[in-house]
Context: one part of a larger RNA
RNA sequence: UGACGGGGGCCCGCACAAGCAGUGGAGCAUGUGGUUUAAUUCGAAGCAACGCGAAGAACCUUACCAGGGCUUGACAUCCCGCGAAACCCUCCUGAAAGGGAGGGGUGCCUUCGGGGAGCGCGGAGACAGGUGCUGCAUGGUUGUCGUCAGCUCGUGUCGUGAGAUGUUGGGUUAAGUCCCGCAACGAGCGCAACCCCUGUCCUUUGUUGCCAGCGGUUUGGCCGGGCACUCAAAGGAGACUGCCGGAGACGAUCCGGAGGAAGGUGGGGAUGACGUCAAAUCCUCAUGGCCCUUAUGCCCUGGGCGACACACGUGCUACAAUGGCCUGAACAAAGGGCUGCGAUGCCGCGAGGCAAAGCCAAUCCCCAAAAACAGGUCCCAGUUCGGAUUGAAGGCUGAAACCCGCCUUCAUGAAGCCGGAAUUGCUAGUAAUCGCGGAUCAGCCAUGCCGCGGUGAAUACGUUCCCGGGCCUUGUACA
Numbered sequence: 001u002g003a004c005g006g007g008g009g010c011c012c013g014c015a016c017a018a019g020c021a022g023u024g025g026a027g028c029a030u031g032u033g034g035u036u037u038a039a040u041u042c043g044a045a046g047c048a049a050c051g052c053g054a055a056g057a058a059c060c061u062u063a064c065c066a067g068g069g070c071u072u073g074a075c076a077u078c079c080c081g082c083g084a085a086a087c088c089c090u091c092c093u094g095a096a097a098g099g100g101a102g103g104g105g106u107g108c109c110u111u112c113g114g115g116g117a118g119c120g121c122g123g124a125g126a127c128a129g130g131u132g133c134u135g136c137a138u139g140g141u142u143g144u145c146g147u148c149a150g151c152u153c154g155u156g157u158c159g160u161g162a163g164a165u166g167u168u169g170g171g172u173u174a175a176g177u178c179c180c181g182c183a184a185c186g187a188g189c190g191c192a193a194c195c196c197c198u199g200u201c202c203u204u205u206g207u208u209g210c211c212a213g214c215g216g217u218u219u220g221g222c223c224g225g226g227c228a229c230u231c232a233a234a235g236g237a238g239a240c241u242g243c244c245g246g247a248g249a250c251g252a253u254c255c256g257g258a259g260g261a262a263g264g265u266g267g268g269g270a271u272g273a274c275g276u277c278a279a280a281u282c283c284u285c286a287u288g289g290c291c292c293u294u295a296u297g298c299c300c301u302g303g304g305c306g307a308c309a310c311a312c313g314u315g316c317u318a319c320a321a322u323g324g325c326c327u328g329a330a331c332a333a334a335g336g337g338c339u340g341c342g343a344u345g346c347c348g349c350g351a352g353g354c355a356a357a358g359c360c361a362a363u364c365c366c367c368a369a370a371a372a373c374a375g376g377u378c379c380c381a382g383u384u385c386g387g388a389u390u391g392a393a394g395g396c397u398g399a400a401a402c403c404c405g406c407c408u409u410c411a412u413g414a415a416g417c418c419g420g421a422a423u424u425g426c427u428a429g430u431a432a433u434c435g436c437g438g439a440u441c442a443g444c445c446a447u448g449c450c451g452c453g454g455u456g457a458a459u460a461c462g463u464u465c466c467c468g469g470g471c472c473u474u475g476u477a478c479a
């Protein structure tokens, strides 16, 4: 100087408390451990691994296993020879890859002999190739403490020196934020602001919107017509403790109030200092070293990554009556769409099928929002709760759904009556609850992930205690 303390002081955070909904019990989905296996490819490991790399494992992917094959190789550069090339087609064998055989076919440049570009075959070797090892050799990227308020430097001063001071102190703040004081005076990286979305208004523009005012109307903004409103974007205004009162050192700041759509960082996002964990990743990529090179490389078929006595994590659906079912004339936002979205009509109980308009999309389509609301029914029962499991019949994608897809209909109806110890999230348009969209994607094991809107709470006395963190101080046999 740090680190540590079941030392002290001060102060924060859904850290506790207060409150709401959960997890832990059930069934299923998914990840993991373990076990099994020819293989169940690999990585991730307390917080910060475990719906994680996977924003799509039937083949492919695929790195694993078995079997069948190839070797200058699926890919790059160079050399020699052959071919007139490239390219296309057929046959045999085979599960395919591969192996073997045959046919068609001639282009471009040219100083025309042939050479060249390009391509194929054969050959030799340099080499290719490796998701093989080492993240304790690395770059890059990322997680985490932590959006925490800290981390440093120059000069000066003090100290033999390590170092100290500044950065401590008194107030204050979300903040090393600001004020005051002070052997310090300044400065940098962080904080804040500048950026994006959202909340109010104005201007501009109107093939979206509007009878707002008029006319027509097959009553649909449908037509004429108009951009006033909604909206769409672009630009601008607006919030700064600016104003008033009080407290305070007349300061910083705090409390209350006015005006205002909005206050005192309005709400949300992006943004992550010096560093810590030899944290993670050599399976994104790059890369040192090591290793394999008829194979640890390459191709193919099939299998596996989907196994199942078990154990754990994350979720979904429930156990019902603020509920289930049936009927009916409500109301979104954000996205996506061309070998795409598909209206509408017909067929089918349905998944879906047939025909097919429109739309490269504020113009057409996906589209129905669901909870809600109104009416009816069920009457507390393992039930008109719950839907697992299984049987049968179908539909769709795709060469192909046995291992191993999704969906529909009928039948079957399991556990489950609110969950031990323990434990998680959340402070407001949040939790809870309801549906909608998208990426990946032929299809999909999505209940995941990332977004969108609808309905919409309860509680916070307080900081003693648990966890994490910041500042000062103290002890130390630790560095």
Stems, first nucleotide, its partner, number of pairs: 001479002003476003007473007015463002019426005026317008034308002042053002064303007073127001077126002079123005087104007108116003129292002132290003138286002140281003143277001145275001150189006156165003169180003195269004200237007209227001214224003240263001243257005306445001319419001323378006335366003340359002344355004385416001390411007432455007
Model confidence (mean pLDDT): 87 of 100.
The part of an RNA shown here (small-subunit ribosomal RNA, 3' major domain) has 479 nucleotides and comes from an uncultured bacterium.
Rfam family: Bacterial small subunit ribosomal RNA.
The full RNA is in RNAcentral, with records from ENA and SILVA.